[in-house]
Order: sequence, then structure tokens, then C1' cells
RNA sequence: GGGCGCGUCGUCAAACGGGAAGACGCUGGCCUUGCAAGCCAGAGAUGGGGGUUCGAUUCCCCCCGUGUCCA
Repeated sequence: GGGCGCGUCGUCAAACGGGAAGACGCUGGCCUUGCAAGCCAGAGAUGGGGGUUCGAUUCCCCCCGUGUCCA
């Protein structure tokens, strides 16, 4: 330098173009003499910029980051 893949709550990880799910973690409450476990509730995310579309996490382009292969 080129090919391919991947970027989503703190971490992991879903989402035939149409209300962004879940787990762990975190916060509060219940429970307990107390802690843990358990139960209930809650906060928290689509890498950046354009384009297509009535509508984009999804499709297209550029950039950034990352993984892998080639040189």
C1' cells in the first nucleotide's frame, strides 16, 4: 500500500428497511442481626460525516479505529 471482516449501554451480545432485546455489571428497594444469594424496580448504547428511502442499527460512499491475509 491492497483484499476481506468487524465497530451497538462499563463488558459480552441480538435486531426480514418500520416500536434498539437479553446476560453480567451498576443504582435503589425488599429480605437478613449483618454480608452474600434470591426477589422487585430503575439508569445506561447504534464510531464520525454524507447519500438512497416516507422511514436506516440494517443499503451505498468517504473517513477513523480494530482484526486477519497478501505485498
The RNA shown here (transfer RNA) has 71 nucleotides and comes from a Vicinamibacteria bacterium. It matches the Rfam family "tRNA". Rfam classes the family as a transfer RNA. The prediction has a mean pLDDT of 84. RNAcentral holds the sequence, with entries from ENA.